[in-house]
RNA sequence: AAAGUAUCAAGAGUGAGGUGAGAGAAUUGGCUCUGUGACCCUCCGGCAACCAUUGUAGAAAAGGUGCCAAAUCCAACCCGUAAGGGGAAGAUAGUUU
Numbered sequence: 001a002a003a004g005u006a007u008c009a010a011g012a013g014u015g016a017g018g019u020g021a022g023a024g025a026a027u028u029g030g031c032u033c034u035g036u037g038a039c040c041c042u043c044c045g046g047c048a049a050c051c052a053u054u055g056u057a058g059a060a061a062a063g064g065u066g067c068c069a070a071a072u073c074c075a076a077c078c079c080g081u082a083a084g085g086g087g088a089a090g091a092u093a094g095u096u097u
Base pairs, nucleotide, nucleotide: 001097002096003095005093006092007091008090013044015043016042017041018040022033023032024031027076028075029074030073045068046067047066050064051063053059054058072089077086078085079084
């Protein structure tokens, strides 16, 4: 990098330091966060339980990842009057090549 599988409405930061203008994946539209310092980086703290552990009901959280505004923030394509459902794209994990 590619393929296929599983999950994605739950949960978890009013922390400290750095930086300083945009950020919420990409396009469009909406909505929101943001100099009362967002996003990002480091430390600390926490959530969860995919792998791993123990054991087959489950447990636990030391390890490898992941995550800690809003449903993956919402919509876009298809079905549906709508509610809603599906798909696409994306994210994460583990497997194979």
Notes
Model confidence (mean pLDDT): 82 of 100. A computed fold for a 97-nucleotide RNA from Candidatus Moraniibacteriota, annotated as SAM riboswitch aptamer (S box leader). Taxonomically the source falls in Bacteria candidate phyla (Bacteria). The RNAcentral record of the sequence draws on Ribocentre. Rfam family: SAM riboswitch aptamer (S box leader). Rfam describes the family as follows. The SAM riboswitch is found upstream of a number of genes which code for proteins involved in methionine or cysteine biosynthesis in Gram-positive bacteria.